[in-house]
RNA sequence: CCCUUAUCCAGAGUGGCAGAGGGAACGGCCCGAUGAAGCCAGGCAACCGGCCCGGUGCUCCGACUCAGUCGGGGCGAAGGCGGGAUACGGUGCCAAAUCCGUCGUCUUGGCGUUGCCGGGGCGGAAGAUGAGGG
Numbered sequence: 001c002c003c004u005u006a007u008c009c010a011g012a013g014u015g016g017c018a019g020a021g022g023g024a025a026c027g028g029c030c031c032g033a034u035g036a037a038g039c040c041a042g043g044c045a046a047c048c049g050g051c052c053c054g055g056u057g058c059u060c061c062g063a064c065u066c067a068g069u070c071g072g073g074g075c076g077a078a079g080g081c082g083g084g085a086u087a088c089g090g091u092g093c094c095a096a097a098u099c100c101g102u103c104g105u106c107u108u109g110g111c112g113u114u115g116c117c118g119g120g121g122c123g124g125a126a127g128a129u130g131a132g133g134g
Base pairs, nucleotide, nucleotide: 001134002133003132004131005130006129007128008127014041015040016039017038021031022030023029025102026101027100028099042094043093044092046091047090048089049088051084052083053082054081056079057075058074059073060072061071062070063069064068098126103123104122105121106120107119108118109117110116111115
């Protein structure tokens, strides 16, 4: 950098250093000297791993009310499934729904009605993050 896939209305910016930008792009609209980005400490807990709990399996014999249930024996105890705690490991994240829109479609309101200006729903694109792959 490319591909696949899941998620994107939950959560969390306090202190120190620093000193003018930041919210991907573009258009808006915001945040910012009551301190932006960045760095250090801090915080959150989405994903992967690890941890804890639950239930789940295969097979043999016997009985019975015989597609099943019950009793007994043997094997396995790993994987997948559901739930939980934590922040231990790997990432991530800590204004606003991914801040809103961008392309399509459906619907709806207003007006000074060849049109103009708005509201709402759904999907897509783009982007972000994880996991897997190239």
The RNA shown here (SAM riboswitch aptamer (S box leader)) has 134 nucleotides and comes from a Dehalococcoidia bacterium. The sequence was found by an Rfam model in a public genome assembly. The prediction has a mean pLDDT of 76. The source organism's lineage runs through Bacteria, Bacillati, Chloroflexota and Dehalococcoidia. It matches the Rfam family "SAM riboswitch aptamer (S box leader)". Gene Ontology term of the family: regulation of gene expression.